[in-house]
RNA sequence: CCAGAUGGUCGGGCGGUCGCGGUCUUCGCAAGAAGGUCGAGGAAAGUCCGGGCUCCACGGUGACAAGGCGGUGGGUAACGCCCACCGGGAGUGAUCCCAGGGAUAGCGCCACAGAAAGCAAACCUCCUCCCUACGGGGCGGGAAGGGUGAAAGGGUGGGGUAAGAGCCCACCGCGGACCUGGCGACAGGGACGGCAUGGCAAGCCCCGCCUGGAGCAAGACCGAAUAGGGAUCCCGCUCCGGCCUCGCGUCGGAUAGGCCGUCACUGGCCGAGAGGAUCCGGGUAGGUCGCGAGAGCCGUCCAGCAAUGGCCGGCCAAGAGGAAUGAUCGUCGCCGCUCUCCUUUCUCCGGAUUGGCGGGGCGGAACAGAACCCGGCUUACAGACUGUCUGGUCCG
Numbered sequence: 001c002c003a004g005a006u007g008g009u010c011g012g013g014c015g016g017u018c019g020c021g022g023u024c025u026u027c028g029c030a031a032g033a034a035g036g037u038c039g040a041g042g043a044a045a046g047u048c049c050g051g052g053c054u055c056c057a058c059g060g061u062g063a064c065a066a067g068g069c070g071g072u073g074g075g076u077a078a079c080g081c082c083c084a085c086c087g088g089g090a091g092u093g094a095u096c097c098c099a100g101g102g103a104u105a106g107c108g109c110c111a112c113a114g115a116a117a118g119c120a121a122a123c124c125u126c127c128u129c130c131c132u133a134c135g136g137g138g139c140g141g142g143a144a145g146g147g148u149g150a151a152a153g154g155g156u157g158g159g160g161u162a163a164g165a166g167c168c169c170a171c172c173g174c175g176g177a178c179c180u181g182g183c184g185a186c187a188g189g190g191a192c193g194g195c196a197u198g199g200c201a202a203g204c205c206c207c208g209c210c211u212g213g214a215g216c217a218a219g220a221c222c223g224a225a226u227a228g229g230g231a232u233c234c235c236g237c238u239c240c241g242g243c244c245u246c247g248c249g250u251c252g253g254a255u256a257g258g259c260c261g262u263c264a265c266u267g268g269c270c271g272a273g274a275g276g277a278u279c280c281g282g283g284u285a286g287g288u289c290g291c292g293a294g295a296g297c298c299g300u301c302c303a304g305c306a307a308u309g310g311c312c313g314g315c316c317a318a319g320a321g322g323a324a325u326g327a328u329c330g331u332c333g334c335c336g337c338u339c340u341c342c343u344u345u346c347u348c349c350g351g352a353u354u355g356g357c358g359g360g361g362c363g364g365a366a367c368a369g370a371a372c373c374c375g376g377c378u379u380a381c382a383g384a385c386u387g388u389c390u391g392g393u394c395c396g
Stems, first nucleotide, its partner, number of pairs: 001392010012332007020039008041367001045378002048376005053215004066211005071085005086100001087098004101206002106204002108200003123146002126141002129138003154172006173195001174193002178189004219289004229280006235273001238254006244247001257270004296315004301310003334364007341356002345352002
């Protein structure tokens, strides 16, 4: 210098004018005014996990069901998150990826191709023997070679054999014990075993662990008007008829009376009960709280490989209701295009080309928007800065 890997920080600065929301102070009877102060994010998003908080349910323990999780050790309030490590895979490497428990508990499945897909089997080929019309056929042996497939009952090499085969041997792989190291996942080792039941659990299933439900429209408090409920009081409880249990009985009718804002008439409703007065309690509208001093933020130091934890010091920083946090101008910084000036190299003298923390003009600047709060994950994002590391090339 080129190419790459992996973390971190930021997401325009300052000022003017106009405007918006919360809160405090002052003025004002009030409406409001003036001034001070604060006012979105790294994801505020998706609402996918885990919690706080609130209400409901719940005697303890166990089992079952349903859902979730799944290498080991640690971190954390907790997690499906994070850190470190182990194992497998990819890459020259930095590094990245893994739904990473169990396949002799049982069931199921293994497409196409292929002779054969889980139990051994034999399409071509190979070998002995027999037959032959020499094309081949037959009884057997074998599973090395070919072919199919993602996968064909260890691999490579040698011996052996009619041909072959863990049939035998060496190395590798594998298996169950043993030894050593490690908290552990696991790793290493020398003997032994001739190789044994292939894969799929992101199919059912088995094993281990975890989990009560609903969510701030949670929930708590205050609480009208109107309608409805209850208690007490006021006015009143009359007449006729039926029934029998002969009673302030019941049914029907009438009347006094009451209501339809007031008075008169008329009409309607109720009717011995309608109405009136006072008080009580529940709910609704509405209001207040919940609501931001917290698993908080910043800094030094300490422990730890790290995630993280601890001591000390400092700070207080939006809150709300469909919901404010904006617009514009100037200037500085950044990026792109263009003109011009200086400059490097080449030149066919037209120009082309390199650099400029020279100047001018025009344009651009992402994803996005708190609504109870917090820890994660995931997704979106123009661009800028920066740490560490890897590979390659060149120079000293």
Description: A computed fold for a 396-nucleotide RNA from Caulobacter sp. 1776, annotated as Bacterial RNase P class A. Its mean pLDDT, the model's own confidence on a scale to 100, is 77. Rfam family: Bacterial RNase P class A. Rfam classes the family as a ribozyme. Lineage of the source: Bacteria > Pseudomonadota > Alphaproteobacteria > Caulobacterales > Caulobacter.